RNA sequence: GGCACGGUAGCUCAGCUGGUCAGAGCGUACGGCUCAUACCCGUGAGGUCGACAGUUCGAUCCUGUCCCGUGCUA
Repeated sequence: GGCACGGUAGCUCAGCUGGUCAGAGCGUACGGCUCAUACCCGUGAGGUCGACAGUUCGAUCCUGUCCCGUGCUA
C1' cells in the first nucleotide's frame, strides 16, 4: 500500500430490509432491606450512535471521503 471486519452509555455489547421511546448486562446515584456492610429489591441519571458530506419527507441503519482499532496479505 491492498483487502476484510469493527467504532452505539464509564465498561462489554444488541439494534431484524430507513419511521414507532436508542436498548441490555455490569458499573454509578438515591431509596428500601440490615445493628451495620455486602447480597437482594425499587427508582433514576448517563448517548452530538467515530467525523464531515450526500440520498430521502425522514438516516444508528443506505452512499462517498476521512479518522481510529483489529486481522490477513504483498
Molecule: transfer RNA
Organism: bacterium